[in-house]
About this RNA:
The RNA shown here (c-di-GMP-I riboswitch aptamer) has 78 nucleotides and comes from Desulfuromonas soudanensis. The RNAcentral record of the sequence draws on ENA, Rfam and Ribocentre. The source organism's lineage runs through Bacteria, Pseudomonadati, Desulfuromonadia, Desulfuromonadales and Desulfuromonas. Of the family's consensus pairs, 95% are formed in the model. Its Rfam family is "c-di-GMP-I riboswitch aptamer". Gene Ontology term of the family: cyclic-di-GMP binding.
RNA sequence: CUCGGAAAAGGGCAAAACCAGAGCGAUCUGGUGACGCAAAGCCACGGGUCCGCAGGUGCGGAUAGCCGGGAUGCCGAA
Numbered sequence: 001c002u003c004g005g006a007a008a009a010g011g012g013c014a015a016a017a018c019c020a021g022a023g024c025g026a027u028c029u030g031g032u033g034a035c036g037c038a039a040a041g042c043c044a045c046g047g048g049u050c051c052g053c054a055g056g057u058g059c060g061g062a063u064a065g066c067c068g069g070g071a072u073g074c075c076g077a078a
Base pairs, nucleotide, nucleotide: 012037013036017032018031019030020029021028022027035065042070043069045068046067047066048063049062050061051060052059053058
């Protein structure tokens, strides 16, 4: 320097559902709420899935809590 992440400490995020709002829609935002998460913080680069428009293999959008990858971050044994 790289990989790895036990114990503990300080903490962090927030699934489904419900309420309100935005959107053609996927979905998103706020509140309530916790299924869970060591990056469940960030990025749409690759793949997947979903939505819209076409119906000549395309274009646009969504999903980071689907997978891979990228840079960054708290604690620190084997």